A computed fold for a 386-nucleotide RNA from a Bryobacteraceae bacterium, annotated as Bacterial RNase P class A. Lineage of the source: Bacteria > Acidobacteriota > Terriglobia > Bryobacterales > Bryobacteraceae. Its Rfam family is "Bacterial RNase P class A". Rfam's curators write: Ribonuclease P (RNase P) is a ubiquitous endoribonuclease, found in archaea, bacteria and eukarya as well as chloroplasts and mitochondria. A source record names the gene rnpB. The sequence is in RNAcentral, with records from ENA.
[in-house]
RNA sequence: CUGCGCGGUCGGGCAACCGCCGGAUGAUGCCCGCAAGGGAUAGUCGGGAGGAAAGUCCGGUCUUCAUAGGGCGGCAUGCCGGCUAACGGCCGGGGGUUUGCGCUCAAAGCGCACGCUACGGAUCAGUGCCACAGAAAAUAUACCGCUUGCCGGUUCGCUGGUGAGUAAGGGUGAAAUGGUGCGGUAAGAGCGCACCGCGGGACGAGCAAUCGCGCCUGGCAGGGAAAACCCCAUGCGAAGCAAGACCAAAUAGGGGAGGAGGAGCGGCCCGCUCCGUUACCACUUCCGGGUAGGUCGCUGGAGCCUUUCAGAGAUGGAAGGCCUAGACGAAUGGUUGCCGCCCGCUUCGGCGGGUACAGAAACCGGCUUAUAGACCGCGCAGGUCA
Numbered sequence: 001c002u003g004c005g006c007g008g009u010c011g012g013g014c015a016a017c018c019g020c021c022g023g024a025u026g027a028u029g030c031c032c033g034c035a036a037g038g039g040a041u042a043g044u045c046g047g048g049a050g051g052a053a054a055g056u057c058c059g060g061u062c063u064u065c066a067u068a069g070g071g072c073g074g075c076a077u078g079c080c081g082g083c084u085a086a087c088g089g090c091c092g093g094g095g096g097u098u099u100g101c102g103c104u105c106a107a108a109g110c111g112c113a114c115g116c117u118a119c120g121g122a123u124c125a126g127u128g129c130c131a132c133a134g135a136a137a138a139u140a141u142a143c144c145g146c147u148u149g150c151c152g153g154u155u156c157g158c159u160g161g162u163g164a165g166u167a168a169g170g171g172u173g174a175a176a177u178g179g180u181g182c183g184g185u186a187a188g189a190g191c192g193c194a195c196c197g198c199g200g201g202a203c204g205a206g207c208a209a210u211c212g213c214g215c216c217u218g219g220c221a222g223g224g225a226a227a228a229c230c231c232c233a234u235g236c237g238a239a240g241c242a243a244g245a246c247c248a249a250a251u252a253g254g255g256g257a258g259g260a261g262g263a264g265c266g267g268c269c270c271g272c273u274c275c276g277u278u279a280c281c282a283c284u285u286c287c288g289g290g291u292a293g294g295u296c297g298c299u300g301g302a303g304c305c306u307u308u309c310a311g312a313g314a315u316g317g318a319a320g321g322c323c324u325a326g327a328c329g330a331a332u333g334g335u336u337g338c339c340g341c342c343c344g345c346u347u348c349g350g351c352g353g354g355u356a357c358a359g360a361a362a363c364c365g366g367c368u369u370a371u372a373g374a375c376c377g378c379g380c381a382g383g384u385c386a
Stems, first nucleotide, its partner, number of pairs: 001382010012339007020048002023045003030039003050357001054368002057366005062240004074236005079093005094119001095117003099113005120231002126229002129224002143170002145166009178196006197220001198218004203212003244296004254287005259281001261275005303322008340355006
């Protein structure tokens, strides 16, 4: 310097004009509305999308309903410790494992590095499953091979049949009852022994998961899979801002009180018509619930920035400063100029085109997914120079 990986930050800038949505002023006034309440208006001041606003996957705040206590059922989580309001999230640690390198004659195994890890239980709760290949896949198994008893053949080297022993060798497989060596044996075998590995115990380290061990003990448990049922432990009431709370017409219906008259035609009287007349009534009035409508919920909060302290870190504390959208047929836009970045052309003066993913809707913490380009840090590989 280039490339790749991981982590982090940003993700167009400035200006002018025309608009849009909120807030303050204008405002003891005007308009709409029965009311509750809402609105227009010149000018002035100030604000107006994101790192994911997305998917709605997980956790919470808030709200209403439900709820004595317990159980069954269902769902989720699952090594240990910590952080947090909480979490299935994050941080740190442990175990396991792929790959690479090293140790070893080699194998088994051990050590280191990067990465990955749904990582409780398959001994001693129980049931079931394991394709293909293979003799055998779980009460382990005898296909080839090895050894041998008996019978037969024989060219005396062996060979055929049959029975027994054998898991050392071959072969199959993702997986076959631990590895190497010596002894042993008819041949073999933890059958015996040494070393390695493994289980249990004691001791030591650690909060723990777990680890160590020149100690004791056991020849050695016995395949895989719980992302099969299941068992164990822990957690979980439900629905969601269209949650919900408040104010509150008309009409209809409910309740209380009054009630013998009430309403229409008409300027008034007479008159006429309709409803009602002892009541479950016409009519008057009051009350309460609900609807239309309106307001709140609604954005000042587990908030943001800077500095600093504690901690390995996630994170927490302190001090100072700041206010940063709040709509509801739903604003956040358009035009132009200059600059930046990328691509193409160029007569090197410039010209043309493009500029990611996407877009609030009660709010917050995570996860996942999409994302052109720029910058910073770390690691690895390659090249070049000194």